[in-house]
Molecule: small-subunit ribosomal RNA
Organism: uncultured bacterium
RNA sequence: AGAGUUUGAUCAUGGCUCAGGACGAACGCUGGCGGCGUGCCUAACACAUGCAAGUCGAACGGGGUAGCAAUACCCAGUGGCGAACGGGUGCGUAACACGUGAAGAAUUUGUCCAACGGCGGGGGAUAGCCGGCCCAACGGCCGGGUAAUACCGCGUACGAUCUCCGGGGGGCAUCCCCUGGAGAUGAAAGCCGCAAGGCGCCGAUGGAGAACUUCGCGGCCUAUCAGCUAGUUGGCGGGGUAAUGGCCCACCAAGGCGACGACGGGUAGCUGGUCCGAGAGGAUGACCAGCCACAUUGGGACUGAGACACGGCCCAGACUCCUACGGGAGGCAGCAGUGGGGAAUAUUGCGCAAUGGGCGAAAGCCUGACGCAGCGACGCCGCGUGUGGGAUGACGGCCUUCGGGUUGUAAACCACUGUCGCGAGGGACGAAGAUCUGACGGUACCUCGAAAGGAAGCACCGGCUAACUCUGUGCCAGCAGCCGCGGUAAUACAGAGGGUGCGAGCGUUGUCCGGAAUCACUGGGCGUAAAGGGCGCGUAGGUGGCCUGGUAAGUAGGGGGUGAAAUCUCGAGGCUCAACUUCGAGGCUGCCUCCUAAACUGUCAGGCUUGAGCAGAGUAGAGGCAGGUGGAAUUCCCGGUGUAGCGGUGGAAUGCGUAGAGAUCGGGAAGAACAUCGGUGGCGAAGGCGGCCUGCUGGGCUCUUGCUGACACUGAGGCGCGACAGCGUGGGGAGCAAACAGGAUUAGAUACCCUGGUAGUCCACGCCGUAAACGAUGACGACUAGGUGUGGGGGUGGGUUAGUCCAUUCCGUGCCGCAGCUAACGCAUUAAGUCGUCCGCCUGGGGAGUACGGCCGCAAGGUUGAAACUCAAAGGAAUUGACGGGGGCCCGCACAAGCGGUGGAGCAUGUGGUUCAAUUCGAUGCAGAGCGAAGAACCUUACCUGGGCUUGACAUGCUGGAAGUAGAAACCCGAAAGGGCAACGACCUGUUAAGUCAGGAGCCAGCACAGGUGGUGCAUGGCUGUCGUCAGCUCGUGCCGUGAGGUGUUGGGUUAAGUCCCGCAACGAGCGCAACCCUCACCCUAUGUUGCCAACGGUUCGGCCGGGCACUCUUAGGGAACUGCCGGCGAAGAGCUGGAGGAAGGGGGGGAUGACGUCAAGUCCGUAUGCCCCUUAUGUCCAGGGCUACACACAUGCUACAAUGGUCGGUACAGAGGGUUGCCAACCCGCAAGGGGGAGCCAAUCCCAGAAAGCCGAUCUCAGUUCGGAUUGUAGGCUGCAACUCGCCUACAUGAAGUAGGAAUCGCUAGUAAGCGCAGAUCAGCAGGCUGCGCUGAAUACGUUCCCGGGCCUUGUACACACCGCCCGUCACACCACGAAAGCCAGCUGUACCAGAAGUCGCUGAGCUAACCGCAAGGAUGCAGGCGCCCAAGGUAUGGUUGGUGAUUGGGGUGAAGUCGUAACAAGGUAACCGU
Repeated sequence: AGAGUUUGAUCAUGGCUCAGGACGAACGCUGGCGGCGUGCCUAACACAUGCAAGUCGAACGGGGUAGCAAUACCCAGUGGCGAACGGGUGCGUAACACGUGAAGAAUUUGUCCAACGGCGGGGGAUAGCCGGCCCAACGGCCGGGUAAUACCGCGUACGAUCUCCGGGGGGCAUCCCCUGGAGAUGAAAGCCGCAAGGCGCCGAUGGAGAACUUCGCGGCCUAUCAGCUAGUUGGCGGGGUAAUGGCCCACCAAGGCGACGACGGGUAGCUGGUCCGAGAGGAUGACCAGCCACAUUGGGACUGAGACACGGCCCAGACUCCUACGGGAGGCAGCAGUGGGGAAUAUUGCGCAAUGGGCGAAAGCCUGACGCAGCGACGCCGCGUGUGGGAUGACGGCCUUCGGGUUGUAAACCACUGUCGCGAGGGACGAAGAUCUGACGGUACCUCGAAAGGAAGCACCGGCUAACUCUGUGCCAGCAGCCGCGGUAAUACAGAGGGUGCGAGCGUUGUCCGGAAUCACUGGGCGUAAAGGGCGCGUAGGUGGCCUGGUAAGUAGGGGGUGAAAUCUCGAGGCUCAACUUCGAGGCUGCCUCCUAAACUGUCAGGCUUGAGCAGAGUAGAGGCAGGUGGAAUUCCCGGUGUAGCGGUGGAAUGCGUAGAGAUCGGGAAGAACAUCGGUGGCGAAGGCGGCCUGCUGGGCUCUUGCUGACACUGAGGCGCGACAGCGUGGGGAGCAAACAGGAUUAGAUACCCUGGUAGUCCACGCCGUAAACGAUGACGACUAGGUGUGGGGGUGGGUUAGUCCAUUCCGUGCCGCAGCUAACGCAUUAAGUCGUCCGCCUGGGGAGUACGGCCGCAAGGUUGAAACUCAAAGGAAUUGACGGGGGCCCGCACAAGCGGUGGAGCAUGUGGUUCAAUUCGAUGCAGAGCGAAGAACCUUACCUGGGCUUGACAUGCUGGAAGUAGAAACCCGAAAGGGCAACGACCUGUUAAGUCAGGAGCCAGCACAGGUGGUGCAUGGCUGUCGUCAGCUCGUGCCGUGAGGUGUUGGGUUAAGUCCCGCAACGAGCGCAACCCUCACCCUAUGUUGCCAACGGUUCGGCCGGGCACUCUUAGGGAACUGCCGGCGAAGAGCUGGAGGAAGGGGGGGAUGACGUCAAGUCCGUAUGCCCCUUAUGUCCAGGGCUACACACAUGCUACAAUGGUCGGUACAGAGGGUUGCCAACCCGCAAGGGGGAGCCAAUCCCAGAAAGCCGAUCUCAGUUCGGAUUGUAGGCUGCAACUCGCCUACAUGAAGUAGGAAUCGCUAGUAAGCGCAGAUCAGCAGGCUGCGCUGAAUACGUUCCCGGGCCUUGUACACACCGCCCGUCACACCACGAAAGCCAGCUGUACCAGAAGUCGCUGAGCUAACCGCAAGGAUGCAGGCGCCCAAGGUAUGGUUGGUGAUUGGGGUGAAGUCGUAACAAGGUAACCGU
């Protein structure tokens, strides 16, 4: 510090996600030790048990124990002090609760400190105790007697308090401080000690510390909470309090608060701090510390210095417990602990030794505060699980290309060490304070001993992100933070090996910050990505020109106070280090206050004119409102003329018309709109405004001086204006025209088209308040190159005879364009540039501008405006393609023009389908279907049935074995294969006397292996088809662009061609095109046998012979054509066109040749090959069957339907091939197929071999025929082991359909189509197919509008699997969340009323009443009781609000393959979209 993810790719926008850190955590796997911390975040849920606040006998009387006693010790009670601290929790609280800084001249204060004064004299009770009584318990009653530092008078009293009269000083308005005099009021207690003295007590002053009150400022969300408030705001007087105050009361006034957010709702203890962050800031408030609040829920007071009191009291409620049913007891949010809740959080431990607290004179007692220990890897920190050597790189594992690699110096093995742990011995500091005193603890620590011995896991390995292979699985099981993996070779699942990371931990989950500049103060945006309000006027607010002076609020500098400690940073110190801790310094960015400065901002005062405004003179204009008026057109009405149609469309029909339409002429009526002028012309703030005239009226601009003197800009709310549609009332209604009707179109057509037609459109008045209300661009001001139009105005200068033109200036309105900006497109003085001020708005897509609520509206609806849920994108600009029922240019038998076919028939062949035991397999639009197959009776053959074999039909290697061994005639079983028996009976090389030995071959047994036309062409090689013989496809360098990419390759010509030329930020190059190759056409040379025969001779008349090589021809080599020449066109050129010559002319005809690529095109059954599968079978052998089936459908052909023909007879002319298991002549036989025969030929020699159409002649005469030949019968022939399934041929007989083929569709542009036959491959035989060959030999092309395919340029795009694309809505199904809903339930809360416990206060107090007064009677005082105010729980009634639930209902979202259509994206086939 960034990264992944939208796209085919790119840039930018934008969201989602990840890497980091942290935690009071939890969960999973794992776990050696220690130190320091830390541990109910949930139920402020309920609690058993124990403990957590007592102490003082030196305040008091008394009781008890011990003692003879003195005395010592213990104890209930009275009394004192404490229990308001310490400890817990975070319910409540949005508040002076907290933080911070001030104020108290408005206050209190036990104990403590300092200093001052005092303590005289009396009195009456009472608990304990004793006696009696009640009682389950708690407890209580009566009588008697008693003490005090308990209680009460009296005396005295200061500097206390109050009243009055003075003096001085100060301040802040009320006032405060010091001080003099008079009067009034108010005290006390003793105890210990032999004593000294000590501890107490009372009054008063100051202090320390503590408490209380008030104020400024600061820190949450919500405006879908906008108005709140009656003790409310203030005053006078009183009450109350320690004290101010509506704190309370009576009276008076009518105030107070609020967009700077009152009131209401939600949430929440606040802070120091903590975590994150570069910081700004965001989040948080465990532990520790400060403050607050609370103590079962609610209310209340008492005591006291202090409480409205956690371990006190009273009352009410709920709950629990005890009970003798009468009544009582209780409050763990103290420490442990239990139940419950929960993902989850510990011991019913030790000790008061230390620190601290209470009491006490003290000893001391108490202290779950605290100090320690225990449990938990919960966190942080430290340590260890060994160290060094050790290569045959061991075994094993894993991988492998089988060679090896890796685990890996890792292990073993050798040497060494001893941290932790274990055993043994010693053994603290913490203790202050001379002695004594240690829970921790026999702990830390030290020493010794043994022993490598006891101590490693977890996650990850597709990218982000460090780390890769094998096996299994087969869109299954599963993974996943995002993108995404898995459908048979998965580095993504699972396991393994290996690796990477961290390590006593590692991962996961959750939460917070970061990354996120993704709420932007630092530090973002708004033309098209989300985002400028439809427009104006203007309030608050914000901001504001030039000069001078004052002031000092902001601002700046300096000083003072405060900012607790801890935390943090730095420097030191202490635990072996660290964590931890101690000390010092800094910091704590803040608040308050004093002084200083005066530039800037503010403020006060004075001035100025440039901003703004006013006056004056002109000027343009569809600016607005009202009234009047004009002509053209349309429609309707009346009349004339006139006759059969009119109208409308792609074509029609509905409609109108013989009752006279349409057309035409004349007259009339009505309403609406204003052609031409008219213009990226004008005006207006926007919406918007258009005949002409008049009136009223707003604004702008120009010019000129003069005036005011900052009067300005913007503008939340507010007010006004605001197209169309729509609404209300009343008019009006010609044309047009939603709805509606009819006619068409269509699969349908609730549309597009046509004929009609009502609201409406128009007017008046009133609503609505929205638009793609757009320049998708807020207003104002300033600055920053120009060029060129146009509208309005001005002066000046120049030119012109003039009209007027040019230059210049201000305002408006367009286009082009530099800098600059922008993601790009683009903007560019009319900014989207550079700045300033103010307002509005945005923060991923969908849900949704929806729901609920509020406001507005007559309604329609508008405005404000969410959430759940869901997605990993949605969106912008530009790029390359592809596509378009977009455009331009151009090709092709693409259409057109022609000729002949297919589609109908019969048959052949192939395919689909069906059938079958099997009908083997593949090929499937073009580019499958007479295709693989150039030839299935067996074989082929891969299929089926049945019968056999198992190292195998075939290859290689190894081990072992066998001599009558292997083999094998005949024979037996068998369909054969195979099995059995068996006469006979071996081979090669070397060697030996010798079948003697050795080896090989062969054989047997066994092991490796063979074999597979089994699967995957979507794992592959190779080959092939296709677009397409179309003219394209690219590269290097340079240049342009942020980039994808572009340029080159586009443009103008030209060509069959990216062929060539010209131009050009391109210059070159490559693969393609063309050429080079083969063949045909002409000529020359060479060669003459088997070819040929012109001349000569011979002839049986056949080039047959002699002879010849001229010609044809054969086969080789060479020549020839290049727009080379001429005319025209072309700017020039490239080239085109015509001509000459030539066998051939502009590529002479034909072939071979197929760019980058596309179709996961075809082929694992040609061969090769990875992986998978079979192994007495999916291998192999054999027999028979099948591939030849047959209702049917398609494709390709053959033969025809006839006279341009059939039949018969005669007769002519090819080319290219093939031939020795072959072609086969003559001749004979047979009607023929064929048979016999055997000459010749290894072939320019012989044979196949008769070419056929054609030509000549005859016949048939339009007929299902002398056309056509299917089908069937019989008889034959040939091949072959074998023609039944299932071959071909011949003869005779039979004689089907078919009379020119619907929709549709194919081929062909010249030696072509069409017609005709011939040959060959395959092959024993089988050809209508295929591949070649020649013979005969046409027609037509105006042309490129249309169909199909293709090329180039351009345009649009929401397509990129690329139009066979994308995509919308209803319906149906499933699931999810939400809204509405008769209601029902619950929480919170308002108002009114009832009720009223305990209690304070007030009144009363006839009852009771020790202390004081009084001789007494009595009084005073106090209490009970009664009444009243207030008031908790509770109750009644009625509202508000929030939540839950609800039959049904509404839309929404999501969901591999549902239905209907086709709305959008291309001109999307009716341009789309916005409002209504």